[in-house]
Context: one part of a larger RNA
């Protein structure tokens, strides 16, 4: 000096930051991912208009408008949020490469959208079931699904032709043949906004490689899918990623392998620098989701608030079975020296649908609480000596407390009252918020502690105590004159703090 800090004694306001460092321990509740009726049929409400029935205000039914929505489809739940368990690794940093790749949504352009069909949900009807939930039979729509036509600038294969290169090649939307491949509509009824292919671009990603990247040799040998070849499978792609055969390699004293520890970096502390330490908040990137494993859907996951299985727990059961995952935001419990509201809002930004109006968003913006931490300001200013009292002390004269107070004389930063009142929001809309911040008004009133005083180290008397009691960071101090223990004046430091432990340089 410094800190996500605790303790202890204390405590006025503000303005910006931070707040489970330990049990990746285990959760009551609520809330954190919905949305689209302008994809599609239903259903249900009001409303008008219209038939029937009559019991004259009602029941049936029909069309039209608005409106809400299970259900099918769509687009998003691969983003945002969280945590640091595990990871010595191409995880992470840096520097390439990808002639080995994929990329929904967004831009740009270029070509087309012909014409059929069969289903399943909702719903009805019965049926099983304590619940979750689920079976059967029938109806049905669509941007769901499934042939068919039309393709090439698109894949695959065969021939060529030109240029290049880094060996497979690769560029020339090269150029012939042959073969497989699309498509969907919706709407205020005029325009959009949709859907199919191909090519480029952004963006975002996978792979792959040079350096860098912690302790131990009281860890020396490790490895059989091991290291390489050939051939397939698989993948968006390279690759023992996987498999079958062949060979015997491969790594290692320049520390293999094992064992301990640890998420990596911008950055952050120190230091005059080299260095050391450490990765809290913010940013980048990785992992991870209740332990373990697997897929499936998709552009995109092996997927925190999806799915399935197994294991451990918890809770519902009629004992047949079912249901959960806060390492989202609040909150409990437990651990612990120690870490906040079960707030308010979508008003800004920013994300998701959605043509829009808008929904939704515990991202965020705000606001509570905590001296946790930086900063800033108040706790009064000027005068004032009979050097008042009163304490302390005393050689009893005095000496100090001390201009300190009392008294004049003023201020009004912060408080208090009581007024006006933002910007942040482009036409509209503001949680924050009657906030910030302006005016008048009250009155010195509401606002100082907290260590220290042998020496280091700035600061000294008295009394008590007597090697007791007790102090201590080192040296030490105390056994009857203790500047050192305890108390009191007095000083010195720093100050809404002060101090003392903890780490760290």
């Nucleotide at each position: 000096g410094a800190c996500g800090a605790a303790c202890g004694c204390u405590g006025g306001c503000g303005g910006c930051g931070c707040g489970c460092c330990u049990a990746a321990c285990a959760c009551a509740u609520g809330c954190a991912a919905g949305u689209c009726g302008a994809a599609c049929g239903g259903a249900c409400u009001u409303a008008g208009c219209g038939g029937g029935g009559c019991u004259u205000g009602c029941c049936c039914u029909g069309c039209u408008a608005a409106g809400u929505u299970a259900g099918u489809g769509g687009c998003g739940g691969a983003c945002g949020g969280g945590u640091g368990a595990g990871u010595a690794a191409c995880a992470c940093g840096u520097g390439a490469g990808u002639a080995a790749u994929c990329u929904g949504c967004c831009u740009u352009u270029g070509a087309g959208a012909g014409g059929g069909g069969g289903a399943c949900a909702a719903c009805a009807g019965c049926c099983g079931g304590a619940a979750a939930c689920g079976g059967c039979u029938g109806c049905u729509a669509a941007u769901a699904c499934c042939g068919c036509a039309u393709g090439a600038a698109g894949u695959a294969u065969g021939c060529u032709a030109u240029a290049g290169g880094c060996a497979u090649c690769u560029a020339u939307u090269g150029g012939c043949a042959u073969a497989c491949c699309a498509a969907a509509g919706a709407u205020u009824u005029u325009a959009u906004c949709g859907c199919u292919u191909a090519a480029a671009g952004a963006u975002g990603a996978g792979c792959u490689c040079g350096c860098g990247u912690c302790u131990g040799a009281u860890u020396a040998g490790a490895u059989a899918g091991u290291u390489g070849g050939u051939g397939g499978g698989g993948u968006a792609a390279u690759u023992g990623c996987c498999c079958a055969c062949c060979a015997a390699g491969u790594c290692u004293g320049c520390g293999a392998u094992c064992a301990g520890u640890a998420g990596c970096c911008g950055g952050a502390c120190u230091g005059a620098g080299a260095g050391g330490u450490u990765g809290a908040u913010c940013g980048g990137c990785c992992a991870c989701a209740u332990u373990g494993g697997g897929a499936c859907u998709g552009a995109g996951a092996c997927a925190c608030g999806g799915c399935c299985c197994a294991g451990a727990c918890u809770c519902c059961u009629a004992c047949g079975g079912g249901a959960g995952g806060c390492a989202g935001c609040a909150g409990u419990g437990g651990g612990g020296g120690a870490u906040a509201u079960u707030g308010c809002a979508c008003a800004a930004u920013g994300g998701a649908g959605g043509g829009a109006a808008c929904u939704c968003u515990g991202a965020u913006g705000c606001a509570g609480c905590g001296a946790c931490g930086c900063c800033g300001c108040g706790u009064g200013a000027g005068g004032g000596a009979a050097g008042a009292a009163g304490g302390u002390u005393u050689u009893c004269g005095g000496a100090u407390u001390g201009u300190a107070a009392a008294c004049c004389u003023c201020u009004g930063u912060c408080a208090g009252g009581g007024g006006g009142g933002a910007a942040g929001a482009u036409a509209a809309u503001g949680a924050c918020g009657g906030u910030a911040c302006c005016c008048c008004u009250u009155g010195a009133g509401g606002a100082a502690g907290c260590c220290a005083c042998g020496g280091c180290u700035a600061a000294c008397u008295a009394c008590g105590u007597g090697c007791c009691a007790g102090c201590a960071g080192c040296c030490g101090c105390g056994g009857u004159a203790a500047u050192a223990c305890g108390u009191a004046g007095g000083u010195g430091g720093c100050a809404a703090g002060c101090g003392u432990u903890g780490u760290c340089c």

Description:
A computed fold for a 505-nucleotide part of an RNA from an uncultured bacterium, annotated as small-subunit ribosomal RNA, 5' domain. RNAcentral holds the full RNA, with entries from ENA. The coordinates come from a structure-prediction model, not an experiment, and the mean pLDDT is 84.